Transfer RNA from an Anaerolineae bacterium, 72 nucleotides, folded computationally.
Rfam family: tRNA. Its family is annotated with triplet codon-amino acid adaptor activity in the Gene Ontology. Rfam classes the family as a transfer RNA. Rfam's curators write: Transfer RNA (tRNA) molecules are approximately 80 nucleotides in length.
The organism belongs to Anaerolineae, within Bacteria.
The sequence is in RNAcentral, with records from ENA.
Its mean pLDDT, the model's own confidence on a scale to 100, is 80.

[in-house]
RNA sequence: ACCCCCGUAGCUCAGUGGACAGAGCGUUGCCCUCCGGAGGCAAAGGCACAGGUUCGAGUCCUGUCGGGGGUG
Repeated sequence: ACCCCCGUAGCUCAGUGGACAGAGCGUUGCCCUCCGGAGGCAAAGGCACAGGUUCGAGUCCUGUCGGGGGUG
């Protein structure tokens, strides 16, 4: 330099162009309890960035940034 893959919650990952974007763990609050990190209930928290296509984009296209792998 070129090619391929990936980027979604604090972490690990789901998510057929259309339903309020979900799960586990974690965090916070409440309950329970002698106490609790155990148990129960609830809540907060997210689509790397910028454009484009579309009635509608996490999903498709382009560029940038970051990570991983490959070729010389």